[in-house]
Formats: sequence, C1' cells, structure tokens
RNA sequence: CUUGAUAAGGGCAAACCCGUCGCGAGGCGGGGGCGCAAAGCUUCCGGUCUGCAACAAGGCAGAUAGCGGAGUUACCGGAG
Repeated sequence: CUUGAUAAGGGCAAACCCGUCGCGAGGCGGGGGCGCAAAGCUUCCGGUCUGCAACAAGGCAGAUAGCGGAGUUACCGGAG
C1' cells in the first nucleotide's frame, strides 16, 4: 500500500413501540436489533421521496449519507 480473518477490544443501529418537533418526506430522545468494516462526516453528481408552483419548459425549497458514485477523516491487526 492492498485487503477485511468464523481474531480481540469496542462502535453504529432497520422494522416495530413510546415521547417530541415538522404541512409532509422525515428529524431528535428512549426502548428494540435487521443488519453494517466506514451504517463516521460533507448533498458535490445521479436516483428516490415530500411541499409549493407549473401543466410549454421541468422550476423553487426540503428529506434521504442505512440507494449508488465522489470527496474527506479514522480503530484493529490476519493475509498478500
């Protein structure tokens, strides 16, 4: 450097339930644990979703980082 071991110490936390915020997609806190080697971080690109506008053009504002890509930072140490 590549890689992710039926390794160790740990980490995160889907559905669902409760509370709360939001018109909504969804966010946050608690329980929960399907999974995850970046399921850490950034909406830069594409996708999907929501609200408004438009119905000729595909606009504006958002959500999703656990949809993919890209950027960036990082624990462990088996193998090459």
Predicted 3D model of an 80-nucleotide RNA (c-di-GMP-I-GGC riboswitch aptamer) from a Gammaproteobacteria bacterium. The coordinates come from a structure-prediction model, not an experiment, and the mean pLDDT is 86. NCBI's taxonomy places the organism under Bacteria, Pseudomonadati, Pseudomonadota, Gammaproteobacteria. It was read from a public genome assembly, where an Rfam model found it.